This is a predicted structure of a 1470-nucleotide RNA (small-subunit ribosomal RNA) from an uncultured bacterium. The coordinates come from a structure-prediction model, not an experiment, and the mean pLDDT is 85.
């Protein structure tokens, strides 16, 4: 600390995911142990049952017992006292002075506790217990009697306190005893004041969640006076006056939420959290109210309303676990109805003590931290077994086992065994009386645990995820877009390192994975630490309150700001240093730190305030000066229309061509007069003014802005602006004018597969004028506004100044263009006019879709505008440059590419090859150029792969073993044959003396294994095609660029060519071009037989010539002229057999097409294995209604026939070629000569010439078809050969649309040979005869090559991609309503309480002799409320026929709308 992921690669933006931490967690799997913490996060749901707060007999009275009658002893019900307001749960309500924090209380209270002072005199009435009646199921009640107090009540006293008062003074306010002692005293309680200490109440100053689609709230409301009310201020309450108070520094209203020390996370500022522990809070079934008391409006306490449970004799009762346990439900999900007061703590009690589910323990759960173990060492046969493979011997599991020696944790046995304990109670010394000290007896839930000891034995104790990348870790099977995976990118369609399995391997480990939420990374809300030209983002403009900021000099002033001191910042926590548990988690002792508030002293620099004062910002004023600034009103001329007359005739007008329309009723076209309405050529401009929109004829009125220059004046008066006002292109709206042209809507013609468009004729609103509205636009410089700095050129506007003869040159502010230093930028780009450096305010951005949509709101007269979301859904959506590829983009070249020109194809008939169809089979394969007379250079049998039938099963074919035979050769029989069965003949070769052994070869037999034209050419090697004989295609280094890339290879000219030349940040170098091979065309030298020959012929000479093979020579733009840049180079010549590559061949760069071939061969894998292998016979591949392709004959007279005459190349020949001769009309027999060939044979070459017929006729053209008879070939010509002789005598009279081929010895047209081959050629290889026509040219069609250009395309246009409809599903907005929840308002009603009233009733203490009164209960009234009713608003959720549009989703439908000029540029507003 970073990583994957948009692309064919790159940079940027930008989302999304991932590695890391951490949890009160849950779920799979899997589990030895032990410490130390932690466990209902959901239903503040409902609760059996059990505890969880009671004590005090030293305050009363009582009961029962003892007993020396003195009293003892025991007991709790009752009266009275403290306590029950602590402790314990919990988080439902709060968004508040609830909580933090820091303060104030002279505005207050405070019970036990402590200190200090004083005091405890005298008296009184009653009640409970308990005795008895009674009601009642019960809970509990009553009614008579009787009794006590530290219960109550009066009275004295009053140090003190309190109230009246200036003061003297006067008023007024208490109490309670009890124990111990013989006493003396001694403990402890009561009272009153005064402090204090602890707690607690109230106020206040900052701090605390989200929502503006909550903007206004508010009548006790703000404040005042007077009462009341509290412990105590205060509208805390009430009467009366005032009319305030809050609120964009967010009131008010919605929504969630206990606050906090802390915790988790971060490098740190932040974010997330608020379980456990501790502090406040605030609740206790729900709501409501009050008593009591120091304290409560009170969990385990009253009263009442309400749901809900339980009891019931049906009248009436009881209850409240959000205390420990524990049940039921809810939920993914959270423990024992344990043990003890021994320890700490609390409440009562003088005190023993009792209570305490606080608390100590234990229990249950891997739920978290932490710590141990599950062995250790040695041990190669590298064992078996598993799994792989370079396939049979290696790797690997693995020193791991086994084996041998050895520890002994934990865990089992077994003994043994802590600490935690201090006190307290006797007893006894010391004191300064507060307490201290010794000794003696007693006490432990945990727990016979912790530890420790010994004994045994390696003996009981390892899993879980993952292994494509990111992210450590690879292989085999299976499976075959199936079945699954997946966190993101993706994987899986027969060879899956991504699914299951397995064996390795890798991490981690008693745990290991997933899940759901945090925080990180994420600088992705950026205070630290982002940004807005084009990626998301500058509001269309502009004025201007508040609000931020603010020039210079001084002087006070301390509010901010610095600096010191001192308070607080609970502890725990974290952080550092030591302790303690063997260590560690965890406990502890001390420090640190707690970035904050608060007080108080100093400082004056800065910022603030206050006050003088300057002028540079800002402004004024007086001089100039430009300008389509803006409103108004007058004016003009050109043009198009209409309209009148006038000449004129037949068309005009329109388009790509047309057709509607107009015109003989006279158009268009001319001239002439008139009307109307728009709008301002030419100047004019990259020009000028405005704030923007936007503004343009000329004049004249009224106005605002800017420049510029020198002086004067004011003296910071500025800058920017949320909200707010104010302008605001066209289109659209109202109302009333106008209305020529043009022109949505429409209407007609074209166009079109349609054409609701584009094109044309037409046309209405509009457009134009007033007055009122919308308020949007690609309102753009897609660039807020204002100030300062920071090199420079050129143009151009306006003004100043200086100079010059000059309107010359120069300096200067203000504006407006170009181009470029530095920097700046993701690039492209900006660049003193900034997108540079920097300050001041404002806006405004945060993935893409939904969507600028819905719902609310404000606005409009409506259209709409403004604000401005959310569910789902994608992993991308963008920006800019880089290379391809493309474009009905461009520029330039080339090519039988078109043109110009010969001849053919497509129409006939056969021939062939393919499609289809057929069939038992019609084997396979090849399919757009680059499949189709292809593979195949010869399917009757074979071939042969295909069908039928019959057989064969180590097998036709190879290797290895075992057994017997040589091997062969020749018969017979049975079958369609393959094959069966039978007989006969033969025995060879090396060794060895022989017997036997060996090689080969042959036959049977087991078994590894052979086989396979079975699949997969998309797993592949080899070959090929193809683009294309197109000039491209790379690399090194250097350079430029972040970079992909780019230069070089581009640019000027030139070639057939990346061929050369020149120029250049490029310099050079491969692979392709060329050459270098071949072969033809001259010439020459050598050689010459079977060639050739001048010697008459033969022989035989000769090698001149023709030939024939071998080496050479020859051409290189070399020479001469032009033209070109002094260059490559072209052009025309000379000379030459030949001239600019002379002509053909051969050689195919980088790569394209997943071309093609697994049947040519080679190989992975897969399948078959009495068959998909192998034999044979017979049969298909030769089928036939058709359709294509390529030929071959022809359609005739440039022919056809019939006759004569010539003249080649090149080849091929022994299981052949085959002469002469002779037979046969021939095909052909026969028959044998020469010939392994420059000898001899095939072999007469044909068109062609030269005479003859035929006269345009389906013919003397044409030959298929068809019948006869024959011939070769071959085991065999029937399916299914080739010829040949007579017969026969079809179509077809030059071929629609369309297309192919060729540029010279070529098209065309003739003949010949060759290869497969037994036979079978119209095909395919070659071979010579005869031999033209055109090419002006490069606009089109096709391809193809450079450069540029635009791209949304990269599977690259056969590319992408919209948009309606149709289905299917999601989620969501309207909707006549339903139905719940919250709030708010107005009314009715009003329990229990509380506080007033009070004529009825009831009354002990005080007065009173008495009556009777003071008080006081209780009823009944009255305010005030809770529940609860009615009625109507808000707001919010669920439902709702039906409708809206939206998202996805498989290869549907219709069209083509963007992207290229996308084929009518395209986009924005309306």
């Nucleotide at each position: 600390a970073g990583a994957g992921u948009u692309u064919g690669a790159u940079c940027c933006u930008g989302g999304c995911u991932c590695a890391g931490g951490a949890c009160g967690a849950a779920c799979g799997c899997u589990g030895g142990c032990g410490g130390c913490g932690u466990g209902c996060c959901u239903a503040a749901c409902a609760c059996a049952u059990g505890c969880a707060a009671g004590u005090c007999a030293a305050g009363g009275g009582c009961u029962a017992c003892c007993c020396u009658c003195g009293g003892g002893u025991a007991g709790c019900a009752c009266u009275g006292g403290c306590g029950c307001a602590c402790g314990g749960g919990u988080g439902a309500g709060u968004a508040a002075c609830g909580c933090g924090u820091a303060g104030g209380u002279a505005a207050u209270c405070u019970g036990c506790c402590c200190c200090u002072a004083u005091c405890c005199c005298u008296g009184a009435c009653a009640u409970a217990a308990c005795a008895u009646c009674g009601a009642g199921a019960a809970a509990u009640c009553g009614g008579u009697g009787c009794u006590a107090a530290u219960a109550u009540c009066a009275g004295a006293u009053g140090a003190g306190g309190c109230c009246u008062g200036c003061a003297a003074a006067g008023g007024u306010c208490a109490a309670a005893g009890a124990c111990c002692g013989c006493a003396a005293g001694g403990u402890u309680g009561g009272a009153u004041a005064g402090g204090g200490a602890u707690g607690a109440g109230c106020c206040u100053g900052c701090g605390u969640c989200c929502g503006a689609u909550u903007a206004g709230c508010u009548a006790g409301u703000u404040g005042g006076u007077g009462a009341g009310g509290u412990a105590a201020u205060g509208g805390c309450u009430u009467a009366c006056c005032a009319a305030g108070g809050c609120g964009a520094c967010g009131a008010u209203c919605g929504g969630u939420a206990g606050c906090u020390g802390g915790u988790c996370u971060g490098a740190g500022a932040g974010g997330a959290u608020g379980g456990u522990c501790a502090g406040c809070c605030a609740c206790a079934c729900u709501g409501g109210a009050a008593c009591u008391g120091a304290g409560a409006c009170a969990c385990g306490g009253u009263c009442c309303a309400g749901a809900c449970u339980c009891c019931u004799a049906c009248g009436g009762g009881a209850g409240g676990c959000a205390g420990c346990a524990g049940u039921g439900a809810g939920g993914a999900a959270u423990a024992u109805u344990g043990c003890g007061c021994a320890a700490u703590g609390g409440g009562c009690g003088a005190a023993a003590g009792c209570c305490u589910g606080a608390c100590g323990c234990a229990g249950c759960g891997a739920c978290g931290c932490c710590g141990c173990g599950u062995g250790u060492g040695g041990g190669a046969u590298g064992a078996a077994g598993g799994a792989g493979c370079u396939u049979u011997g290696c790797u690997u599991u693995g020193u791991a086992a086994a084996c041998c020696a050895c520890u002994g944790u934990c865990g089992g046995a077994c003994g043994g065994g802590a600490a935690g304990a201090a006190a307290a109670a006797g007893u006894u010394c010391c004191u300064a009386c507060g307490g201290g000290g010794g000794c003696u007896u007693g006490g432990g839930a945990c727990a016979g645990u912790a530890c420790c000891g010994u004994c045994a034995g390696a003996g009981g104790a390892a899993g879980c995820a993952c292994c494509g990348g990111c992210u450590a870790a690879c292989u085999a099977c299976g499976u075959g877009c199936c079945a699954g995976c997946a966190g993101c990118c993706g994987c899986g369609g027969u060879a899956a390192u991504a699914c299951g399995u397995a064996g390795g391997g890798u991490g981690c480990g008693a745990g290991c994975g997933u899940u759901a939420a945090u925080c990180g990374g994420a600088a992705u809300g950026a205070c630290u630490g982002g940004g807005c030209g084009u990626a998301a983002a500058g509001c269309g403009u502009g004025c201007g309150c508040a609000g931020g900021c603010g020039g210079u000099c001084g002087u006070g002033u301390a509010a901010g700001a610095c600096a010191g001191a001192g308070g607080u910042g609970a502890a725990a926590u974290c952080c550092c240093c030591g302790g303690g548990c063997u260590u560690a988690a965890c406990c502890u002792g001390g420090g640190a730190a707690u970035g904050g508030c608060c007080u108080u002293u100093g400082u004056g620099a800065c910022u603030g305030c206050a006050c003088g004062g300057c002028u540079g910002g800002a402004g004024u004023g007086c001089g100039g000066c430009a300008g389509a600034g803006g409103g108004g009103g007058a004016u003009g001329g050109a043009a198009u229309u209409c309209c009148g007359c006038g000449u004129g005739u037949a068309g005009c007008a329109g388009u790509g061509a047309a057709a509607u329309g107009c015109g003989u009723a006279g158009a268009u076209a001319u001239g002439c007069g008139g009307a109307g309405g728009a709008a301002c050529a030419c100047c004019g401009a990259u020009g000028g003014c405005g704030a923007a929109g936007g503004c343009a004829g000329u004049c004249c009125c009224c106005u605002g802005g800017g420049c510029c220059u020198g002086c004067a004046c004011u003296g910071a008066c500025g800058c920017u602006c949320a909200u707010g006002c104010a302008c605001g292109a066209a289109a659209g709206c109202g109302u009333g004018g106008g209305g020529a042209g043009c022109a949505a809507a429409c209407a007609g013609g074209a166009u079109u597969a349609g054409a609701u468009a584009c094109c044309c004729u037409g046309g209405u609103a509009g457009u134009c004028c007033a007055c009122g509205c919308c308020c949007u636009a690609a309102a753009c410089g897609a660039u807020g506004u204002c100030g300062a700095c920071u090199g420079g050129u050129u143009g151009u506007u306006g003004g100043g100044c200086c100079u010059u003869g000059a309107g010359u040159g120069g300096c200067u502010c203000a504006g407006u263009a170009a181009c470029g230093a530095a920097g700046c930028u993701a690039a492209c780009g900006c660049g003193u006019g900034a997108a540079g450096u920097c300050g001041a305010c404002c806006g405004c951005c945060u993935g893409g879709g939904g969507a600028g949509u819905a719902c609310g709101g404000c606005c409009g007269c409506a259209a709409g505008g403004u604000u401005g979301a959310a569910a789902c859904u994608c992993a991308a959506a963008g920006g800019a440059a880089u290379u391809g590829a493309c474009g009905g983009g461009g520029a330039c070249c080339c090519g039988c590419a078109c043109a110009a020109g010969c001849g053919g194809u497509g129409g006939a008939u056969g021939a062939u090859g393919u499609g289809g169809u057929u069939u038992a089979a019609u084997u396979c394969g090849a399919u757009g150029c680059a499949a189709c007379g292809c593979g195949a250079a010869a399917a009757a049998c074979c071939u042969u792969a295909c069908c039928u039938a019959c057989c064969c099963u180590u097998g036709a074919c190879a290797u290895g073993c075992c057994a017997g035979g040589a091997a062969c050769c020749c018969g017979c029989g049975a079958g369609a044959g393959a094959u069966c069965g039978u007989g006969g003949g033969g025995u060879g070769c090396u060794c060895g003396c022989a017997a036997g052994a060996g090689a080969g070869c042959c036959u049977g037999g087991a078994c590894a294994c052979a086989g396979g034209u079975g699949c997969u050419g998309c797993a592949u090697g080899g070959c090929u095609g193809u683009c294309g004989u197109c000039a491209g295609c790379u690399c090194g280094u250097g350079u430029c660029g972040u970079g992909a890339g780019a230069u070089g290879u581009u640019g000027g000219g030139u070639u057939a060519a990346g061929u050369c030349c020149c120029g250049c940040a490029a310099c050079g170098a491969g692979c392709g071009c060329a050459a270098c091979c071949c072969u033809u065309g001259c010439c020459a030298u050598u050689a010459g037989u079977u060639g050739c020959u001048a010697c008459g012929a033969a022989a035989g000479g000769g090698c001149a010539c023709u030939c024939u093979a071998a080496u050479g020579g020859g051409a290189c733009u070399g020479c001469c002229g032009g033209u070109g840049a002094c260059a490559a180079a072209c052009c025309g010549g000379a000379g030459g057999a030949a001239g600019g590559u002379g002509g053909g061949g051969a050689u195919g760069a980088c790569g394209u097409c997943a071309a093609g071939u697994c049947c040519u061969c080679a190989u992975g894998g897969c399948c078959c294995u009495u068959a998909u292998g192998g034999g044979u016979a017979g049969g298909g591949c030769u089928a036939c209604a058709c359709a294509c392709g390529u030929c071959a004959u022809a359609c005739a007279a440039u022919g056809g026939c019939c006759g004569g005459u010539a003249c080649a190349g090149a080849g091929g020949g022994c299981a052949g070629c085959c002469a002469a001769c002779c037979c046969g009309c021939g095909a052909g027999g026969g028959g044998g000569a020469g010939c392994c060939a420059a000898u001899c044979c095939c072999a007469g070459a044909a068109a062609a010439c030269c005479g003859g017929u035929c006269g345009u006729a389906g013919u003397c053209c044409g030959g298929a078809u068809u019948g006869c008879a024959g011939u070769c070939u071959g085991c065999a010509a029937c399916u299914c050969g080739a010829c040949u002789g007579c017969a026969u005598g079809a179509a077809g009279u030059c071929g629609g649309a369309a297309u192919c081929g060729c540029u010279a010895g070529u098209a065309a047209u003739c003949g010949c040979g060759g290869a497969u081959c037994a036979g079978c050629a119209u095909g395919c290889c070659g071979c010579g005869g005869u031999g033209a026509a055109u090419a002006c040219g490069u606009u089109c069609c096709c391809g193809g090559g450079u450069c540029u250009u635009g791209u949304a395309c990269a599977c690259a246009c056969c590319g992408c991609c919209c948009g309606u409809c149709a289905c299917a599903c999601c989620a969501u907005g309207g909707g006549a309503g339903u139905g719940g929840g919250u709030u708010c308002u107005g009314c009715c009603a009003g329990a229990a309480g509380u506080g007033g009233g009070u004529a009825g009733c009831c009354u002990a203490a005080c007065c009173g002799c008495a009556a009777g009164g003071a008080g006081g209960g209780c009823g009944c009234u009255u305010a005030c409320c809770a529940c609860g009713g009615c009625a109507g608003g808000g707001u919010u959720c669920a439902u709702g026929a039906c409708u809206g549009g939206g998202g996805u989703g498989a290869a549907g439908u219709c069209g083509u709308a963007a992207c290229a000029a996308g084929g009518u540029a395209g986009c924005c507003g309306u």